[in-house]
RNA sequence: AGCUCAUCCAGAGGGGCAGAGGGACCGGCCCGUUGAAGCCCCGGCAACCCCCAGGACGUUUUGCACGGUACUGCAUAGCAGGUUAUGAGUUCCCACGACUCAUCUGCUCUGCUGAGACGGCAAACCGGACCCGGGUAGGUGCCAAUUCCGGCAGAGGUGUUCUGGAAGAUGAGUG
Numbered sequence: 001a002g003c004u005c006a007u008c009c010a011g012a013g014g015g016g017c018a019g020a021g022g023g024a025c026c027g028g029c030c031c032g033u034u035g036a037a038g039c040c041c042c043g044g045c046a047a048c049c050c051c052c053a054g055g056a057c058g059u060u061u062u063g064c065a066c067g068g069u070a071c072u073g074c075a076u077a078g079c080a081g082g083u084u085a086u087g088a089g090u091u092c093c094c095a096c097g098a099c100u101c102a103u104c105u106g107c108u109c110u111g112c113u114g115a116g117a118c119g120g121c122a123a124a125c126c127g128g129a130c131c132c133g134g135g136u137a138g139g140u141g142c143c144a145a146u147u148c149c150g151g152c153a154g155a156g157g158u159g160u161u162c163u164g165g166a167a168g169a170u171g172a173g174u175g
Base pairs, nucleotide, nucleotide: 002174003173004172005171006170007169008168013042014041015040016039017038021031022030023029025151026150027149028148043143044142045141048139049138050135051134052133054131055130057127058126060124061123062122063121064120066119067118073112074111075110077108078107079106080105081104085103086102087101088100089099090098091097147167152164153163154162155161
C1' cells in the first nucleotide's frame, strides 16, 4: 500500500515568519492582499486509544436444596407364574382330598419417597468482543461553512425533498 470495524448535522483560534492560493477529485458555491497554503509558538475542542467505577454476560470455585427426573424403597389396584411349603376359609361328623384367598416371584397403572448428575438461585475471584457514567497525564486527531452542497441508485412528484451507497477523512486492529 491493502484489509476489517466504528464515527463523520455537536464542539473548539490567537500571535510570528511568509506572500497567492485554499476548501481531497470533478461541477457548483464559498474563503483569501482587512493576508491563502506551508512552517513555528501559545491556547483550546473532543473523547478513538487510554484510566476509574457500575451494570449485564461468561469461565471457575463455594454454598442453598427451589424444580423436573434417573435409580431405590413403600403403598394401592390389576395381570401372569410358581408351590402344595405355611396359614386361613368353604365343602365335611372328623380326617384325607378338592376348591378359594394370602404369604413368594415377575411385570404394569397411580400416589408418595428420592441424588447434586442436570436445571435454578446466591456469593466470591477473574475475564474481555457489550452497555452506561466519570477523568484528561499520555498516543493520535481536530479548531469557516453538515465531510460546504451535489456526483451513483431508489422512493417521491415539482417542496430542487427523503433514504441508502460510493468516494474521502479520522481512530483502533491487522498486515

The RNA shown here (SAM riboswitch aptamer (S box leader)) has 175 nucleotides and comes from an uncultured Chloroflexaceae bacterium.
The model forms 94% of the base pairs in the Rfam consensus.
The prediction has a mean pLDDT of 76.